[in-house]
């Protein structure tokens, strides 16, 4: 240089005229109904994804967020962190010559289900379709001591899982020995299962032995195991002003005990008792219904409440930006990250402001071309000058991270291959 | 904000308990019929199954994530 990997920045810069939203304007100017508004001045004013709304918290309420079922999520192992399906760092498997990249990677010796079509056979140590072997029988042929003997063919009956064939998958793989062929039937190897020992926190690696093979794949089929998850959601939720007036339909439910007080009636006797009605900002239990949007119980409010319709209201403040907060330095970690120190204050308005035009500059592409350099040439390299394009997309209660859109510039390690020193 | 559905041929839809060469109905297009036309019969064609990954031996069917429609509730 070429080609390729992996991180990280940044995502136009600057004047100038004109506009936009937001705060402040006591000490600027006018206008006033003294609440304010109007020009003006100063200060701020998107983003790496602000986005999709796929996870995770923070806030707010609801009980301080509790039990079980259901139901969803997660799923090697450690660390990190508020937190998490993230991230970092191992482990194993794939992939690739390498840098390196990719994995929803728990369980199939708990049970259920599936496993098309081809194939003989697809889950019960299963399955004889062609082959290979053995017995018998028939026929054929050679042979010939005529009684056999061999060899081919056609059949039953049986061995058999070595080869072929068929599939995505044949019930270990090769290789040897065996055997009638064969076959973990033996045997070394590897695979695998289970035991022990060394490393490691662990996933797990490494050795050694034992087992003769018992255990096919699918769990992004059902489903078991373990871990986590209580609901809504800034239109959460609090405060003020306004305005309906306690409408109209229909469901449930308004019970009991105790204190109190007031009336009566009994006994007793001047003081209390028992019974019975009725009241209560009382007090305690029960109960409809609510809080609760999966059920059930538990809890808390409870005498009203709960659904539908119908009226009114369409305003204001506050949450609301000082926060797991940006930058810089030291320091501990391999690394996500963490700790201290210093130092900054950085839109928030309401369906919603940050733009436009022009000049320079830079950058990319085209195109023309004086001069200089390189080459025999074609043509290249720098410069000049015109032209032209500069993305994806816009905060709406706030983070952390996921994913996806994105013209384009830079910067930094690493990997193969050339060449030069 | 929240939750939820759908996507297959030019339209409308079936298939989505995985096992096809993805099928029907209208509509195209061609041929028969008629003097021509429709109707009628007969034949064809026409499909990245909204993308892209994954899981499986195999995916329109299962997950993921993107995209475009749409409803719904406060």
């Nucleotide at each position: 240089g070429a080609c390729g990997c992996c991180g990280c920045u940044c995502g136009g810069g600057u004047g100038a005229u004109c506009g936009c939203c937001c705060g402040c304007u006591u000490u600027g100017c006018g206008c006033c109904a003294c609440g304010g508004c109007g020009c003006g001045g100063c200060g701020g004013g998107a983003g790496g994804a602000a986005a999709g709304u796929c996870c995770g918290a923070g806030c707010u309420c609801c009980a301080c967020a509790g039990a079980g079922c259901a139901c969803g999520a997660u799923g090697c192992c450690g660390g990190g962190u508020a937190a998490c399906g993230c991230c970092c760092g191992g482990u194993g498997g794939c992939g690739g010559a390498a840098a390196c990249g990719c994995c929803g990677a728990g369980g199939a010796g708990a049970g259920u289900g599936c496993c098309a079509c081809a194939g003989a056979g697809a889950a019960g140590a299963a399955g004889a379709c062609c082959g290979c072997c053995g017995c018998c029988c028939a026929g054929c042929c050679a042979u010939c001591u005529c009684g056999g003997u061999g060899g081919c063919u056609c059949g039953u009956c049986g061995g058999u899982a070595a080869g072929g064939g068929u599939g995505a998958a044949a019930a270990g793989g090769c290789g040897g020995g065996g055997u009638a062929a064969g076959a973990g039937c033996c045997c070394a190897c590897c695979g695998c299962g289970u035991c022990c020992g060394c490393g490691g926190u662990a996933a797990c690696g490494c050795g050694g032995g034992c087992g003769g093979c018992a255990c096919g794949g699918c769990a992004a089929a059902c489903c078991c195991c373990a871990u986590c998850g209580g609901g809504a959601g800034c239109a959460a939720g609090g405060c003020c002003g306004c305005g309906u007036a306690g409408g109209c339909a229909g469901g449930c439910g308004c019970g009991c005990c105790g204190c109190a007080g007031c009336a009566c009636c009994g006994g007793u006797u001047c003081u209390c008792c028992g019974g019975c009605g009725c009241u209560g900002u009382c007090g305690g239990c029960g109960a409809a219904g609510g809080g609760u949007g999966g059920c059930u119980c538990g809890c808390c409010c409870g005498a009203g409440u709960c659904u539908g319709c119908g009226g009114g209201u369409a305003g204001g403040c506050c949450g609301c930006a000082c926060g797991a907060g940006g930058c810089g330095g030291c320091g501990g970690g391999u690394g996500a990250c963490c700790g201290c120190c210093g130092u900054c204050c950085c839109a928030g308005a309401g369906g919603a402001a940050u733009g436009a035009u022009c000049g320079c500059c830079u950058c990319c592409g085209c195109g023309u071309u004086c001069c200089g350099g390189g080459g025999u040439g074609a043509c290249c390299c720098u410069g000049a000058c015109g032209c032209g394009a500069g993305a994806c997309a816009g905060a709406a209660c706030u983070c952390g991270g996921c994913u996806u859109a994105c013209a384009g510039a830079g910067c930094g390690a690493c990997g193969u291959c050339g060449a030069c020193c | 904000g929240c939750g939820c559905c759908a996507c297959u041929a030019g339209c409308u839809c079936a298939g989505c308990u995985g096992g096809a060469u993805a099928g029907a109905g209208c509509g195209u297009u061609g041929g028969c019929c008629u003097c021509c036309g429709g109707a009628g019969c007969c034949a064809a064609a026409g499909g990245u199954c909204a993308g892209u990954g994954g899981u499986u031996c195999g995916a329109a069917u299962c997950c993921a994530c993107u995209g475009u429609g749409g409803c719904g509730c406060g």

About this RNA
Predicted 3D model of RNase P RNA and transfer RNA as a complex of 495 nucleotides. The prediction has a mean pLDDT of 75. It holds a member of the Rfam family "Bacterial RNase P class A". Rfam's curators write: Ribonuclease P (RNase P) is a ubiquitous endoribonuclease, found in archaea, bacteria and eukarya as well as chloroplasts and mitochondria. The family's RNA type in Rfam is ribozyme.